[in-house]
Context: one part of a larger RNA
RNA sequence: GAACGAACGCUGGCGGCAGGCCUAACACAUGCAAGUUGAACGCCCUCUUCGGAGGGAGUGGCAGACGGGUGAGUAACGCGUGGGAACGUGCCCUUCGGUUCGGGACAACUCCUGGAAACAGGGGCUAAUACCGAAUACGUCCGUAAGGAGAAAGAUUUAUCGCCGAAGGAUCGGCCCGCGUUGGAUUAGCUUGUUGGCGGGGUAAAAGCCCACCAAGGCGACGAUCCAUAGCUGGUCUGAGAGGAUGAUCAGCCACAUUGGGACUGAGACACGGCCCAAACUCCUACGGGAGGCAGCAGUGAGGAAUAUUGGACAAUGGGCGCAAGCCUGAUCCAGCCAUGCCGCGUGAGUGAUGAAGGCCCUAGGGUUGUAAAGCUCUUUCAGCGGGGAAGAUAAUGACGGUACCCGCAAAAGAAGUCCCGGCUAACUUCGUGCCAGCAGCCGCGGUAAUACGAAGGGGGCUAGCGUUGUUC
Numbered sequence: 001g002a003a004c005g006a007a008c009g010c011u012g013g014c015g016g017c018a019g020g021c022c023u024a025a026c027a028c029a030u031g032c033a034a035g036u037u038g039a040a041c042g043c044c045c046u047c048u049u050c051g052g053a054g055g056g057a058g059u060g061g062c063a064g065a066c067g068g069g070u071g072a073g074u075a076a077c078g079c080g081u082g083g084g085a086a087c088g089u090g091c092c093c094u095u096c097g098g099u100u101c102g103g104g105a106c107a108a109c110u111c112c113u114g115g116a117a118a119c120a121g122g123g124g125c126u127a128a129u130a131c132c133g134a135a136u137a138c139g140u141c142c143g144u145a146a147g148g149a150g151a152a153a154g155a156u157u158u159a160u161c162g163c164c165g166a167a168g169g170a171u172c173g174g175c176c177c178g179c180g181u182u183g184g185a186u187u188a189g190c191u192u193g194u195u196g197g198c199g200g201g202g203u204a205a206a207a208g209c210c211c212a213c214c215a216a217g218g219c220g221a222c223g224a225u226c227c228a229u230a231g232c233u234g235g236u237c238u239g240a241g242a243g244g245a246u247g248a249u250c251a252g253c254c255a256c257a258u259u260g261g262g263a264c265u266g267a268g269a270c271a272c273g274g275c276c277c278a279a280a281c282u283c284c285u286a287c288g289g290g291a292g293g294c295a296g297c298a299g300u301g302a303g304g305a306a307u308a309u310u311g312g313a314c315a316a317u318g319g320g321c322g323c324a325a326g327c328c329u330g331a332u333c334c335a336g337c338c339a340u341g342c343c344g345c346g347u348g349a350g351u352g353a354u355g356a357a358g359g360c361c362c363u364a365g366g367g368u369u370g371u372a373a374a375g376c377u378c379u380u381u382c383a384g385c386g387g388g389g390a391a392g393a394u395a396a397u398g399a400c401g402g403u404a405c406c407c408g409c410a411a412a413a414g415a416a417g418u419c420c421c422g423g424c425u426a427a428c429u430u431c432g433u434g435c436c437a438g439c440a441g442c443c444g445c446g447g448u449a450a451u452a453c454g455a456a457g458g459g460g461g462c463u464a465g466c467g468u469u470g471u472u473c
Base pairs, nucleotide, nucleotide: 001473002472003471004470006469007468008467009466010465013345014344015343016342017341018340019338020337021303026301027300028299030298031297032296035062036061037060040059041058043056044055045054046053047052069256070255071254078181079180080179081178082177083176084175087173088172092169093168094167095166096165097164098163099162100134101133102132103131109124110123111122112121113120114119140149141148142147154161155160156159182228183227184226189219190218191217194216195215196214197213199211200210201209231253232252233251234250235246236245237244238243258279259278260277261276262275281292282291283290284289309335311334312333313332317331318329319328320327321326348378349377350376351375358369359368360367361366382414384409385408386407387406388405392400417462418461419460420459421458422443423442424441428457429456430455431454432453438445439444
């Protein structure tokens, strides 16, 4: 000098754009954040012009693996980059073929029972795109072959939407490898599923991934193991560059969801707002037993130098479901708060000397503040008041918003501070103080004339900011 997710002191007019718990991955009151589907299904209720319309819980389907948060853990194929072969892929696209015949249940409902509750148990009835059987098989799978195995679901407004088998594609994902990826040797040896083989199991898939047996290997001063620290990257800051530092916001990947473990469902999870177990904590209880998980958006307490509203809307973009109408969406788009940052603008312009008054200094003559003020003339940005009023939206639909913007009105009217003035370093005098009180980044000032402390006048720098502290280069 530059930079900052900054903080603190003094001060503070406006706008645009951005940013805003870096600390306790501490604990959380309350509300909302993932639903949707009657064009899969039965039942119940309400209204009815008797045509129908609407609602509710339940069965079923799809979605809840996305989106959103956080950085605890992780020194690792986690990430980055370049490759690889032994895989999966709902919804989407293309192509081929099919969609036949039957059956038995379980919710809801009803009756009964237990319980404080959460909820649970028993009897009975019932539908389906829920479940099961039979048939068929262009492809498909198993098998050397012969042969064997395996499917479907209907709905409606009659035009469609579906359903099943198979092949290909697209997309997304799983796995393996080369290279790169912090510090410590005051960590030198580490390893027994360990290293390899055979056989088997297992997986969507290669593999000690797992198991039995066999062999005794494997890694390491080119730093194994251990300890400490840390999410990684695109990037960001600085620098002429090389490099150094860093990883907020935005984007990609990873990991986590009170702590630890586990699987279920599913195309996909070992699943933030799903389930089970254990633990700690909090809450309810009739003491028998139950409920919960903000590192989602707001918000509260605590911690801290320090970081915002318990706001509006689905209008746009995008997502889920639905044929659709539509519903949901704290994603998102907006608004609110904060000079936290960057950028822009204003706080007036011209004229005005007998150089007013006042202040300060003085050699008492004067000098200076100073064209500065007053006065006169002019303008009206921003703010204010009145009127009009968007784009963003393809036909409709605008939270933002009566916003941006445009027109008019009034009056210089409402709008300047802060740090410094010994040298470095730009800017000097007077008074007070008297090694005191104090200053200070370094050198150093102060013990009676201090340009260095405090005040005043004057001056210098920057300016809605200025200065200090912290950190990086």